[in-house]
Transfer RNA from a Streptosporangiaceae bacterium, 72 nucleotides, folded computationally. Lineage of the source: Bacteria > Bacillati > Actinomycetota > Streptosporangiales > Streptosporangiaceae.

RNA sequence: GCUCCUAUGGUGAAACGGAGAUCAUGCCAGCCUACGAAGCUGGUGGUGGAGGUUCGAGUCCUCCUGGGAGCA
Numbered sequence: 001g002c003u004c005c006u007a008u009g010g011u012g013a014a015a016c017g018g019a020g021a022u023c024a025u026g027c028c029a030g031c032c033u034a035c036g037a038a039g040c041u042g043g044u045g046g047u048g049g050a051g052g053u054u055c056g057a058g059u060c061c062u063c064c065u066g067g068g069a070g071c072a
Stems, first nucleotide, its partner, number of pairs: 001071007010025004018055001026044006048064005
């Protein structure tokens, strides 16, 4: 330099182009307890960036950025 893959809460994963983006875990608060752990209840927090296609984009297309792999 070229090609391919990938990017979703703090972390790990779901989500045929169609509802309020779901679950686990973490964190916070409460309940429980002599105090904790466990358990239960509630809360918290997310689609890498910019354009495009579409009635509708996490999903499709282009470019950029980060990560990974291959070729030279």

Rfam family: tRNA. Rfam describes the family as follows. Transfer RNA (tRNA) molecules are approximately 80 nucleotides in length. The family's RNA type in Rfam is transfer RNA. The sequence is in RNAcentral, with records from ENA and MGnify. The same sequence occurs in records of 2 taxa.